[in-house]
RNA sequence: GGCGACAAAGGCAAACCGCCCGCAAGGGCGGGGCGCAAAGCUACAUAACCCUCGUGGUUGGAUGGGCUGCCGAAC
Numbered sequence: 001g002g003c004g005a006c007a008a009a010g011g012c013a014a015a016c017c018g019c020c021c022g023c024a025a026g027g028g029c030g031g032g033g034c035g036c037a038a039a040g041c042u043a044c045a046u047a048a049c050c051c052u053c054g055u056g057g058u059u060g061g062a063u064g065g066g067c068u069g070c071c072g073a074a075c
Stems, first nucleotide, its partner, number of pairs: 002075001003072002011036002016031006034061001040067003044064003047059004051054001
């Protein structure tokens, strides 16, 4: 460095519910916990989705890429 354990310490948080924002996709906060070794960040490529259809918007918990990061059994 690859890799990723019935390991340790921590972390994140799907559906659903409440309040708020948005025309919408969806987002924020709280509860919740299905899952996650990048489920940290990034719309660069592809993809999906929305509308007021354009120099528009949403999704990083869609795949790939880029940047960054905790731990250390086996191999």

Overview
The prediction has a mean pLDDT of 89. c-di-GMP-I-GGC riboswitch aptamer from an Actinomycetota bacterium, 75 nucleotides, folded computationally. It was read from a public genome assembly, where an Rfam model found it. The source organism's lineage runs through Bacteria, Bacillati and Actinomycetota.